[in-house]
């Protein structure tokens, strides 16, 4: 760095160094000298690996609960909105052989794509 599964509409702050960026990436719109980014200390959240019970099991694994010491991550704004792609639903315009068809553009909705994270694996 890739690959795979799973999770994203909940949660969680100060303080010191630092000095102007951040919020992945585009467009937007936010936060930010009343002090960003990054580093540090102290503190919280969360429950993905660990740990304990319990069910189950094709004995590989699976479901659930409890705990919070370790291993990570997190702690503005729904992943801050939308953003590849096809699909569904409504409505407008155009064609037309006047059809529950074609084609186009708006809005809606979930999916998936992409981003983050945890595990396993190369």
């Nucleotide at each position: 760095g890739a690959u795979u599964u799973a999770u994203a509409a909940a949660g969680a702050a100060g303080c010191g160094u630092g000095g102007a960026g951040a919020g992945a990436c585009a467009g937007g719109c936010u936060c930010u000298g009343u002090g960003a980014a990054a580093c540090g200390c102290u503190a919280g959240c969360a429950a993905c690996c660990c740990u304990c019970g319990c069910c189950u099991u094709u004995c590989a694994g699976g479901g659930u609960g409890a705990a919070a010491a370790g291993g990570u991550g997190c702690u503005a704004a729904a992943u801050c909105c939308u953003g590849a792609c096809a699909c569904u639903g409504a409505u407008c315009c155009g064609g037309a052989a006047a059809g529950u068809c074609c084609g186009g553009g708006u809005c809606a909705g979930g999916g998936a794509a992409a981003u983050a994270u945890a595990a396993a694996c190369c």

The RNA shown here (SAM riboswitch aptamer (S box leader)) has 122 nucleotides and comes from Chryseosolibacter histidini. It was read from a public genome assembly, where an Rfam model found it. Model confidence (mean pLDDT): 83 of 100. Its Rfam family is "SAM riboswitch aptamer (S box leader)". Rfam links the family to the GO term regulation of gene expression. The source organism's lineage runs through Bacteria, Pseudomonadati, Bacteroidota, Chryseotaleaceae and Chryseosolibacter.